The part of an RNA shown here (small-subunit ribosomal RNA, central domain) has 343 nucleotides and comes from an uncultured bacterium. Rfam family: Bacterial small subunit ribosomal RNA. Its family is annotated with structural constituent of ribosome and ribosome in the Gene Ontology.
Context: one part of a larger RNA
RNA sequence: UUGGGCGUAAAGGGUGCGCAGUCGGUUAUAAAGAUUUGUGGUUAAAGAAUGAGGCUCAACCUCAUAAAUGCCAUGAUAACUGUAUAACUAGAGUGAAGAAGAGGAAAAGUGGAAUUCCAUGUGUAGCGGUGGAAUGCGUAGAUAUAUGGAGGAACACCAGUGGCGAAGGCGACUUUCUGGUCUUUAACUGACGAUGAGGCACGAAAGCGUGGGGAGCAAAUAGGAUUAGAUACCCUAGUAGUCCACGCCGUAAACGGUGAGUACUAAGUGUUGGGGCAACUCAGUGCUGAAGCAAACGCAUUAAGUACUCCGCCUGGGGAGUAUGUUCGCAAGAGUGAAACUC
Numbered sequence: 001u002u003g004g005g006c007g008u009a010a011a012g013g014g015u016g017c018g019c020a021g022u023c024g025g026u027u028a029u030a031a032a033g034a035u036u037u038g039u040g041g042u043u044a045a046a047g048a049a050u051g052a053g054g055c056u057c058a059a060c061c062u063c064a065u066a067a068a069u070g071c072c073a074u075g076a077u078a079a080c081u082g083u084a085u086a087a088c089u090a091g092a093g094u095g096a097a098g099a100a101g102a103g104g105a106a107a108a109g110u111g112g113a114a115u116u117c118c119a120u121g122u123g124u125a126g127c128g129g130u131g132g133a134a135u136g137c138g139u140a141g142a143u144a145u146a147u148g149g150a151g152g153a154a155c156a157c158c159a160g161u162g163g164c165g166a167a168g169g170c171g172a173c174u175u176u177c178u179g180g181u182c183u184u185u186a187a188c189u190g191a192c193g194a195u196g197a198g199g200c201a202c203g204a205a206a207g208c209g210u211g212g213g214g215a216g217c218a219a220a221u222a223g224g225a226u227u228a229g230a231u232a233c234c235c236u237a238g239u240a241g242u243c244c245a246c247g248c249c250g251u252a253a254a255c256g257g258u259g260a261g262u263a264c265u266a267a268g269u270g271u272u273g274g275g276g277c278a279a280c281u282c283a284g285u286g287c288u289g290a291a292g293c294a295a296a297c298g299c300a301u302u303a304a305g306u307a308c309u310c311c312g313c314c315u316g317g318g319g320a321g322u323a324u325g326u327u328c329g330c331a332a333g334a335g336u337g338a339a340a341c342u343c
Base pairs, nucleotide, nucleotide: 003315004314005313006312007297008296012311014202015201016200017199021195022194023193025088026087027086028085029084030083032081033080036076037075038074039073040072041071042070049065050064051063052062053061054060091192092189093188094187095185096184097183098182099181103178104177106176107175108174109173110172111155116150117149118148119147120146121145122144126137127136163170164169207248208247209246210245211244212243216242217241221237222236223235224234259310260309261308262307263306264305267288268287269286270285271284272283273282274281275280292299293298316343317342318341325336326335327334328333
């Protein structure tokens, strides 16, 4: 709980596509709605309001007047809203001409450096490792060096607050297939748009299943050290895993800790891709800063400013992302998600 908020205090969904829903550009016409308004009716009496009057005044009482948000009927009605029809081009899309890019997928092929291993030659007593050592390797010839071979994984320099992608993410080279973006033009369509509960798809790493592969690295594990201890940090080894194919998982500080879209609001400066003879301009990406905002830090045309539309979420700390129920999953677990109690 018709309020105020969500960069850092609680709070933006990990990301996209999209049904329903909500919202929606310009012009005209039509009948509706709505708004405003006219007329008529009703709006009991008492009370309250105003003005008179009666009890010696007052309280109290009597009379008159006006009012009575509203409701009903009927008439008119500019803007506005929905509907229908007709039209438009500034949004959106298509076309034409160009451009850049680690965008993606699968397949095939290629390359060099390095590590490891194997074989052979040379060669001899050490190598390795650390703060210092030891475990370890080595006279069955290691380390070093040279030649040849095998195999797996990753692509130095270029490399850049550079590029591309919705996000996750993407980096050697060539070929094939393929998505998106930007600029110029203004030929075409003519609001076809924005958002998006559910839904669907994608989604790092780790993990799981089946089958391969396995060089290096390396949870677990073993040993050596350190230490009071050392289930660690350091060292020597080393298995899952890391790699490939197919199928699951669906989570991250999935972060810009900042949802998407549109419009408006000083400048300066660097950089990437276009256009323009130029001035300059369009699209990104950074920095510094105006107004403004902000608790401050800071943000500031890539807003956290000024507004509108749509979605998600928050409502003191702990209990707790727990219990229970349910859905999904092979499992691990994930999604949804309380209360008692306590401060």